[in-house]
Context: one part of a larger RNA
Parts: sequence; C1' cells; structure tokens
RNA sequence: CUUUAAGGAACUCGGCAAAAAAGCGGCCGUACCUUCGGUAUAAGGCCUGCCCAUCGCAAGAUGGGCCGCAGCGAAAGUCUCCCUGGCGACUGUUUACCAAAAACACAGCUCCCUGCAAACUCGCAAGAGGACGUAUAGGGGGUGACACUUGACCGAUGCGAGAAGGUUAAACUUGGCAGUGGUGUGCAGCAAUGUGCAUUGCCGACCGAGCGAAGCCCUCGUCAAUGUCAGCGGUAACUAUAACCGUUCUAAGGUAGCGCAUUUCCUUUCCGGGUAAGUUCCGGAGCGCACGAAAAGUGUAACGACUGGGGAACUGUCUCAAAGAUGAGCUCG
Repeated sequence: CUUUAAGGAACUCGGCAAAAAAGCGGCCGUACCUUCGGUAUAAGGCCUGCCCAUCGCAAGAUGGGCCGCAGCGAAAGUCUCCCUGGCGACUGUUUACCAAAAACACAGCUCCCUGCAAACUCGCAAGAGGACGUAUAGGGGGUGACACUUGACCGAUGCGAGAAGGUUAAACUUGGCAGUGGUGUGCAGCAAUGUGCAUUGCCGACCGAGCGAAGCCCUCGUCAAUGUCAGCGGUAACUAUAACCGUUCUAAGGUAGCGCAUUUCCUUUCCGGGUAAGUUCCGGAGCGCACGAAAAGUGUAACGACUGGGGAACUGUCUCAAAGAUGAGCUCG
C1' cells in the first nucleotide's frame, strides 16, 4: 500500500484512522428557524453516449432509433449528510519550533481626561510625536453585533467639588540666650594688660512667640469607579409549607432573568425523554455548598479546522484475523 466471508462501531477517552457516498454541470425539489439577507448546492430525486428527423442564427429543445456492466465511459481535479446543546455574534488575530481556542481583536455601547503652547507619550534638555489634527477631534479605562434589560447600597477605598473651623513644614519677623566686633566712659596698673558701665552692629545646628500652603480631619457628590448586596424565632381547620408576624444587626440586605450550570460539595440530586441497558446528553424542578445584571444578565438567525450528545451512510476500528505487493531488518553472496 491492495483485497477480504458474515457482522457493521460490538473498537475506543472519542468513529482516532480508514472507508464510503456525492462529485462546483442540467432539470425537478427543498424543512425548522430567521436579523427576511439567509438557512441552501439544505435534504432528496432524476439526467448526461452515439445516429436520424423537426424547430432554431446559435446554444439547445422535442420526437424516433442504436450499443454496452458502465456514456462528466476519468489521467488530474472535485462537498459526506442530518438532528440537538454549550461557548464566542460575525470575517479576522495568536504562543516562529508541543496550545488556533470559549483566548485577543472587532463594529457597537459606556465612563474619564483634553480649549490647543491640548491632554498624553519619548527625551537631561533642545525638541519630537499627538497633528500641519481642533471636542462629529485626540488620549485612556471597561464592555463587546443585534434584541430585551442593566436592580439596591456612597458606610469603607478611590476620584471630583468645597471652604467655615481644627491640625500642619521650611522660609520670614520678633524676644531671650550664646558667640563676635565698633564707639564713649570708669576702676587697678609706670605700661602692657585686666575688669566694669552705657551704646551700636554682625551672627548661631539653641529656647520661645507671631505669621505661614497643599495635605489630612471635615462637608457634599459619584458605582457602565474599587467594591458590597444578612440572621434568628413563630404562624393557616389533615399533614406539609408559610402569603403573614416578631426580633437583632446593616451603607444596603441579591431585583429582573437564569439555575445540579465550563459554576452543585452532598451527587450517578429528583422527575421525564432517548437506549434492551445512559455517571454523559436533552427537557423540567430548585433553600443557588459557592449564579446574577457592562470582571455585564438572559436570549439569539448566520458563522466556527472550537466543544458535548444522538442518528443515516460507510467501512479490517473491532469480533478475529487472513492473503498479497513493496521497502527495511535477518541469513547468504
């Protein structure tokens, strides 16, 4: 690499690998869903050569006939398909050489900064980018199409605004004290010199006082800022449960939606579906150990070398192995 009885996924973590059907043409036909564009070549069925006639400019159409197992007579080339979940909207990007993804990006949404010598970035600086732009612009953070939405809390932390008061540095001013000069004058002394008083400068890492900004304390605001979003007890005429009541604490006590979930420990939860049999899967339930609303919540057509479950077709994946081709090993040369 080729072929294989019967079976046909029983293999296996998993149809991995292989096989098969189909073959970008023509005719017919085409569901759910949908953002009405799609889905879609959905699926599925049939046709394909040659000769003659008719029609036609032609391509071709219609009718009749002929041959074969086979008519795109296949060398190359050339979709397996369906049902149903998760995640991410999408095309795109990525770990050059173990990861291509649900990660990154994205359009859209939102917040903050910036009035131009802009904010921001690089540089010691000059200067440069931003930009030969000017808030429909530029920079930064978060979220991530679209649809419906995005609840409560400003106590803490951060940020913004405020200025009455409190606290608060150096500097400056001033008093004392210390140091060191000048001038006048007294005393002792022959003098040198020593020692006082008055006055006038300079100066100190010393001791006080006065004045002294931002900050902090303080007062407001702000959560698509960082974040946070309770407990206990009782109660209905079967039982059970608790709409209800009481009480403690808090800044406020988790709203809508979803929920055993990429989140559920107990757990293979319980019920239903699918199978002869189902820790996976789908639907439902919910006191959720430990979901939850732009570290977004819930949906969603289309898309995906993503990922879970099921089915058709197909097969040496397997039951279970066999034969052959070629190459290597081995033996001999």
Molecule: large-subunit ribosomal RNA, domain IV
Organism: Candidatus Liptonbacteria bacterium RIFCSPHIGHO2_01_FULL_57_28